[in-house]
Molecule: small-subunit ribosomal RNA
Organism: metagenome
């Protein structure tokens, strides 16, 4: 970085698909180890069980357990005192080290602290003596001490942990504000802690209850509660200063605190008030981040104010009153979806998608509501109420909340242990020890992910065996294995054994783990997917549109590298594939980075609002913009460097990093803003000009029709041809008069005007715009334009008129298979007018508007200027404005566009994003309706499309050719017969050929054979070939008799060959193994051969040039030719295969030769060689090629004929001529006999013979050529009516034979008739061939004597020695069915005006939706099946509001007649409080009508897709009516 897929091919547009990366994944197959991570994405579903928040006795009273003193008596002899000796602690004074804190960049300064050491001094200790009388022990036991604990009290249960339901919001992110605020524990500082009182739990007594729990009386403590004092301070208030301000300061007044506990008695720690700090929190503001307009209007506490209340605090936060505001196309409101962020994945980036783990914030804790406590909660493991659910119950009542850690059930494709430890880190409480901690640290499970390691290494060729393939030679698996040598990561066993633990002796869940050492033994360890292309990797077999594959295009119908298996190969590897999802590729939403003439896409046109953009110049400002500094941008993540685990993943340290936002300072070119000036943009003025521009009124002539009258008579009209229709009641035609409506010939023009739609007789009135000239005025006033508004062809609608012609619908006539059409005759709406509506068109230049710039040429309209002119008309030149054509550059996929751009640029608007579904549904707006505007989805396809190319085709065009038509001649089609085919029949009628291009074709010859078919009988190495092995000497071969239909079986008898080194070998035969054989299948696997287009003139190549390319050019054009034959021209120049020529035959002549023929030889003839004809000569035309005419010549324009068949087409024909794959092998082979291929209601094809007089019959006479002959042709002669027989001469052939040619000519007869035509059919008698003529041959003779009297529609051949007629020969062959086929000669015509038409072909051109190529493609209804969807009487849900009713808990307020410790008061009583009651608010519930949304629904609408269904033929060619 791209690739596949639309086409016959091409370029483009455009969608679909693939290769990459990623994942909290799942599934399939497989699975050795370790490290580090991760693990309910679904039911915020429900939960059994255990644990997850406690702690403090140094706040308090008490209970309980343990121990013990005092005291009494005994025992006992400690401490201690005094003195002597020894020792030399602390303290004090000096001293100032190591070290810690603070400031600073550092030097240094400062502070805390106080070691060593020195001095003073004499504690303590030891010991001796004296005094002393303790503890221990035994008895008694007030109290004390220690442990534990329920309760009061304090602190903590607002952290930690979970989840993402809700939330589109100041929830989050980021940056600010708070003069509008709070802050427990912690730190610093200031001040204080005085003196009193009261209650209550625990406890106790009684009572209620099943329980949970509760009640009453009594006692008691505190760091519990309440007064009083003090007031540093705080709060409130007044005054005066200060501040922008509610800030700060001063003075005065009012008011307001406290608690002790422990102690070694030194103190420590609490408590109270205040100030400050740190950290935390509340509130508030700017900016940022989803979708829908088929949600456009929303809002009554709503927006603001004043007073009251409330809060820590501002505030409609709340309440009363007042005002009527507030929000919204820069998207309010409503609906849908969603926790937000750091980040994660991807991407070159910009972006896109996501928001697991980790971290920050928010929200939630069964659902909903509520407050209390508290520094902080509207509180996950607190409370109250309501609801749903679960559990207990003695039925009266109660209990509960795993979205904490495990675990269970359920759901699901899917997600773990009811583990260990507080050792570490952190948290709560405590002075501490410590206790608690499912936070956390660990372990377990899972290939779920990332990373690392291994499954061995070296040598080893007979390239082993086996497998697979094979051209049978070999190749491959493959150094792979075996084998030999080696190693031990891993594994197993044994031994040692951590760090993690701090100021620390001890203390580690993990864990006897990591790690280390030793021993053993290659030992314990490889799969998965793929292999036609994309995409790396190929063969065999099986299967046979089956089974199956497939991501896309697609593969599979008998040779599948695409299915399945095997071998081999490729890729990755403890994993590999698949599925799902995201990004990428996709520049396929395009900011970076796309488009709109024809591919999807410019609104039908204008006016103009908001908005966007905007001329020249000067100054100011500094919002945008640019620069610099600062702060922020949490950590983690990311990048780079360094380091730690053996490495890596992982982890640690350091550095780096953007954007947005804040703040300070600066710059001023550009943009914005402010103030001036200017004129070129724009507008105006003056003077001219053209015009179907618009509206209204009036007028005119021609024509059609109708009416009246005249003339006039039988038709008119209409068509491809007709008919309907009109007309003798007088049409059509013609003349005159009249009526009425509509439209305006000529002029008239790619002429004019208008924004578009559109506008056409003439005149008048009203009116819009445009152009030119002058350069006089204003001074940017401009451009575009979402919404909006107006105009808007035709058709259509409403009301009222009008109606000549035309004319949907409709009627009739034709056409047709039908004809609801095209054609004809009629004809109503409508077309016209007025006023309304509709608002659409291929409303098109399929091209939005504006401005500027960028070669020309040539027309035309309007104007102006110049030149010229006799004139203002013309001509010519220039400019401006319009309107056409051609073109440079450039653009474009191409076509094309090209100053009227689709070029180069700027500004603004509209629109597009695969085809179909769908110019549709639903919803909304508009409309009288028809309908218009706006506008989806499900589902489905892999295309749909644009331009151009080559073909093919056209009921397109042009040119040309051909026995193609026409002009002729003879036929076929009718009859009979022959032959072939189809069909039918049959045991079999073997097979093939099937439009032209099968059908007298394969077959140049089926009685047996042939023969392939059928029936029956046999054989199995075979009827035939080759090789190997073994055997064989009376062997091979011949083969009598017998059986048999034959084949065959049996087998007497006879009986060999070659070589030899004499052993034997070869040949033959027998047996066996390989193999033979097959007319069995596929001509759609093929070779070879052939037919046809077509003897048509075409088909190509090289180089060059043109085109992005397919491709074109050449090969087209103008001529010419039989011809792509030749000439000329030309971006072509040449060449090849074809054409022509060369070959053969024939015609003329010459020459050579002479077997034969002939009497002879010039000649003839035969066989060779050669010549002749070339548009060469003359004339006309033409540049030429060539053509027309003529001469000469045997022949004249290729003289005639034959052979020769380009590239290709038809999957044309042939596997049965041959070759070849598959199949078969006691049979699909082979042999034999008989039968069949010869059948016969019928149909077709090719022929023969006829239907007669141009003839039949009889007689006589004449003239050929090609060929064949030894298994042969067969003469003469004789026999037979004849076929034929006998006969045997001659001939291996110019010698002999076949071999008499016939039509013809001459003569005769027949006389138009089913005949003296015609000969079918049948009977009889013969002949020939052959082993054999029954099925099933030919010929002869006699007899018989059918149909048929010239053939419908239609159709064939032939253009000159041709057609037609006439006979002759040959091949095959024993014979013949030959009338066929191939040749040969004889006689010998007619006609061609011509190319309109039919058929076929060639060239050019045109259209195309065809390319299997018109026998193409393709549309719609109907019928059947499947799928999704709209409507629908209804039915069933969900959501959020609204109105009313009821109204829990609770806060707040009110209340008085209950109760009441502290305070006041002597008391009565009061203040205050509690309970009760009432009220506002209030969750849930109920009722109600609507809104939105989902499911379902008889029936119904269209849609999509389906096998070769039905009916037509609409479209593509002029598609047959464009």
């Nucleotide at each position: 970085a791209g690739a596949g897929u639309u086409u016959g091919a091409u370029c483009c547009u455009g969608g679909c698909u693939c290769a990459g990366g990623a994942u909290g994944a799942a599934c399939g197959c497989u699975g050795g180890c370790g490290g580090c991570g991760u693990g309910c994405u679904u039911g915020a579903u429900g939960c059994a069980u255990g644990c997850a928040a406690g702690u403090c006795g140094a706040a308090c009273g008490a209970a309980u357990c343990g121990g013990c003193a005092a005291u009494u008596a005994g025992c006992g002899g400690a401490a201690u005192c005094u003195c002597g000796c020894u020792u030399g602690a602390g303290a004090c004074a000096g001293g100032g080290a190591u070290g810690g804190g603070g400031a600073g960049a550092a030097a240094u300064c400062u502070u805390c602290g106080g070691a060593a050491c020195u001095g003073u001094g004499g504690a303590u200790a030891g010991u001796g003596a004296u005094a002393g009388g303790a503890a221990a022990c035994u008895c008694u036991g007030c109290g004390c001490c220690g442990g534990u604990u329920a309760g009061u009290g304090g602190c903590g249960g607002a952290u930690g942990g979970g989840u993402g339901a809700g939330u589109a919001a100041c929830a989050c992110g980021u940056g600010g504000g708070u003069g509008a605020c709070c802050u427990g524990c912690c730190c610093c500082g200031a001040a204080g802690u005085g003196g009193g009182g009261a209650a209550u739990a625990a406890c106790u007594a009684c009572c209620c209850g099943a329980a949970a729990g509760g009640g009453u009386g009594g006692c008691u403590a505190a760091u519990u509660c309440c007064g009083c004092a003090u007031g540093u301070g705080g709060u409130c208030u007044a005054u005066c200063a200060u501040u922008c301000g509610u800030u700060u300061a001063a003075u005065g007044g009012a008011u307001u605190a406290a608690a002790g506990a422990c102690u070694u008695c030194g103190g420590u720690u609490g408590c109270u008030u205040c100030g400050g700090g740190a950290g935390g929190g509340g509130c508030u503001c700017g900016c940022g981040g989803c979708c829908g307009a088929u949600u456009a209007g929303c809002u009554a506490g709503u927006u603001g104010g004043u007073g009251g209340g409330g809060u820590a605090a501002c505030g409609g936060c709340u309440u009363a009153c007042c005002a009527a505001g507030g929000c919204g196309a820069u998207g309010a409101u409503c609906g849908g979806u969603a926790g937000c962020u750091g980040g994660u994945c991807u991407g070159a980036g910009a972006g896109g998608a996501c928001g697991a783990u980790c971290a920050g914030c928010c929200a939630c804790a069964c659902u909903g509501g509520c407050a209390c406590u508290g520094a902080c909660a509207u509180a996950c493991g607190g409370g109250c109420c309501a609801g749903a659910c679960u559990c207990c119950u003695a039925c009266g009542g109660g209990a509960g909340g795993c979205a904490g850690c495990a675990g269970c059930a359920a759901g699901g494709a899917a997600u773990a242990u009811u583990a260990g430890a507080c050792a570490a880190u952190g948290g709560g409480c405590g002075a501490a020890a410590g206790c608690c901690u499912g936070a956390u640290c660990u372990a377990g499970c899972a290939a779920c992910g990332c990373c690392g390691c291994g499954u061995g290494g070296g040598c080893g060729a007979u390239g082993a065996a086996g497998g697979c393939c094979u051209u049978c030679g070999g190749g491959u698996u493959g150094u792979a294995a075996a084998g030999c040598c080696c190693u031990u990561u891993u594994c197993u066993g044994c031994g040692g054994g951590a760090a993690g633990a701090g100021c620390g002796a001890a203390g580690g869940a993990c864990g006897g783990u990591a790690c280390c050492g030793c021993a053993g033994g290659a030992a314990u360890a490889a799969g998965u997917c793929u292999c036609g292309g994309c995409u790396a990797a190929c063969u065999a077999c099986g299967u046979g549109c089956c089974a199956g594959c497939a991501g896309c295009a697609g593969c599979g119908g008998u040779a599948a590298u695409a299915c399945g298996u095997a071998g081999g190969a490729g890729a990755c590897g403890a994993g590999c594939g698949u599925u799902a999802u995201c990004c990428g590729g996709a520049u396929u939403u395009a900011c970076u980075g796309g488009g709109u003439g024809u591919a999807a896409a410019g609104c039908g046109c204008a006016u103009g609002u908001a908005g966007g953009c905007g001329g020249g110049u000067u100054c100011c400002c500094a919002a945008g913009u640019c620069g610099a500094g600062c702060a922020u941008g949490a950590a983690a993540u990311c990048u780079c460097c360094c380091g730690g685990c053996u490495u890596a993943a992982c982890c640690g340290g350091g550095a780096g990093g953007a954007g947005c936002g804040g703040u300070u300072c600066g710059a001023u070119a550009c943009u914005a803003g402010g103030a001036g000036c200017c004129u070129u943009g724009a507008g105006g003025g003056c003077a001219g000009g053209a015009g179907a521009g618009g509206g209204a009124a009036g007028c005119a002539g021609a024509a059609u029709u109708c009416c009246c009258g005249g003339u006039g008579u039988a038709g008119u009209g209409g068509u491809g041809g007709a008919a309907u229709a009109c007309g003798u009641a007088g049409a059509u035609a013609u003349c005159g008069g009249g009526a009425g409506g509509a439209a305006u010939a000529c002029c008239a023009g790619u002429g004019g005007c208008g924004a578009a739609a559109g506008c056409g007789g003439c005149u008048u009135c009203c009116u819009g715009g445009c152009c030119u000239g002058c350069u006089c005025c204003u001074a940017a006033c401009g451009c575009u334009g979402a919404g909006a508004u107006g105009c808007g062809a035709a058709a259509g609608c409403g009301u009222g008129g009008g109606u000549a012609g035309c004319a949907a619908a409709c009627g009739g006539g034709a056409u047709u298979a039908g004809a609801u059409a095209c054609c004809c005759c009629g004809g109503u709406a409508g077309u016209c007018c007025a006023c309304g509506c509709u608002g659409u068109a291929a409303a098109c230049g399929a091209u939005g508007g504006a401005u500027a710039c960028u070669a020309g040429g040539u027309g035309u309209u309007g104007g102006u200027g110049g030149c010229c002119c006799u004139u203002u008309a013309c001509c010519c030149c220039a400019c401006c404005a319009g309107u056409g054509c051609c073109g440079a550059a450039g653009c474009u996929a191409a076509c094309g566009c090209g100053a009227u751009a689709a070029g180069u640029a700027u500004c603004c608007c509209a629109c597009c994003u695969g085809g179909g579904g769908a110019c549709u549904a639903c919803g909304g707006u508009c409309g009288c309706a028809a309908g218009a505007c706006u506008a989806a989805a499900a589902c489905u396809c892999a295309a749909a499309g644009g331009a151009a190319u080559u073909g093919a085709c056209g009921g397109g065009g042009g040119c040309c050719c051909g026995c193609a038509c026409a002009a002729g001649c003879a036929g076929c089609g009718g009859a009979g017969c022959g032959u072939g085919u189809g069909g039918u029949u049959c045991a079999a009628u073997u097979c093939g050929a099937u439009g032209a291009u099968a059908c007298a074709c394969g077959a140049a010859g089926a009685a047996c054979c042939u023969u392939a078919c059928c029936u029956g009988g046999g054989u199995u190495u075979g009827a035939c070939a080759u090789g190997c092995u073994a055997g064989u000497g009376g062997u091979a071969g011949u083969g009598a008799c017998g059986c048999g239909a034959a084949a065959g079986c049996c087998g007497a008898a006879c009986g060999a060959c070659c070589c030899u080194u004499c052993g034997g070998g070869g040949a033959g035969c027998u047996a066996g193994c390989a193999c033979a054989g097959g007319u069995g299948c596929u001509g759609c696997a093929u070779g070879g051969u052939u037919g046809u287009c077509g003897u048509c003139a075409g088909c190509u190549c090289g180089u060059g040039c043109c085109g992005u390319g397919a491709g074109g050019u050449g090969u087209u054009a103008g001529g010419u030719u039989a011809a792509g034959u030749c000439c000329u021209g030309c971006a072509a120049c040449g060449a090849g295969c074809g054409c022509a020529a060369c070959c053969c035959u024939u015609c003329u002549c010459g020459u050579u030769a002479g077997u034969u023929a002939u009497a002879c030889u010039u000649u003839u003839c035969u066989a060779g060689c050669g010549a002749u004809a070339c548009c060469g000569c003359c004339g006309g035309g033409g540049u030429a090629a060539c053509u027309c005419g003529g001469a000469g010549g045997a022949a004249g324009g290729u003289g005639a004929g034959c052979a020769u068949g380009a590239c290709g087409u038809c999957a044309a024909a042939u596997c049965a001529g041959c070759a070849u794959g598959c199949c078969u092998u006691u049979a699909u082979a082979u042999c034999c006999a008989g039968g069949g291929c010869u059948a016969c209601a019928c149909a077709c094809a090719c022929g023969c013979c006829a239907c007669a007089a141009u003839g039949g019959c009889c007689g006589a006479c004449a003239c050929a050529a090609u060929g064949g002959g030894u298994u042969g042709c067969c003469a003469a002669a004789c026999c037979g009516c004849g076929a034929g027989g006998u006969g045997g001469a001659g001939c291996c052939a110019a010698u002999c034979c076949c071999c008499c040619a016939a039509a013809g000519u001459c003569g005769g007869u027949c006389u138009c008739a089913g005949u003296u035509c015609g000969g079918a059919u049948u009977g009889g008698a013969g002949g020939c061939u052959g082993c054999a003529a029954c099925u099933c041959g030919c010929c002869u003779c006699c007899a018989u004597g059918a149909a048929g009297c010239u053939g419908g529609a239609g159709u064939u051949g032939c253009u000159a020695g041709u057609a037609a007629c006439c006979g002759c020969c040959g091949g095959u062959c024993a014979g013949c069915u030959a009338u066929a086929c191939g040749g040969c000669g004889g006689u010998g015509a007619a006609u061609a005006c011509g190319u309109u038409c039919c058929c076929g072909g060639g060239c050019c051109u045109u259209g195309u939706a065809c390319a299997c190529a018109c026998c193409g493609c393709c549309c719609g209804u109907c019928a059947c099946g499947u799928c999704a969807u709209g409507g629908a009487a209804g039915c069933c849900g969900g959501u959020a509001a609204c109105a009313c009713c009821u109204g829990a808990a609770g806060c707040c307020g009110g209340u008085g007649g209950g109760c009441u410790a502290a305070c006041c008061g002597c008391a009565a009583g009061g203040a205050g409080g509690c309970a009760g009651c009432c009220g506002u608010c209030g969750a849930a519930g109920g009722u109600g009508g609507g809104a939105c949304u989902g499911g379902u629904g008889a029936c119904u609408g269209g849609g999509a897709c389906g096998a070769a269904g039905u009916c037509g033929u609409a479209a593509c060619a002029a598609g047959g009516u464009a």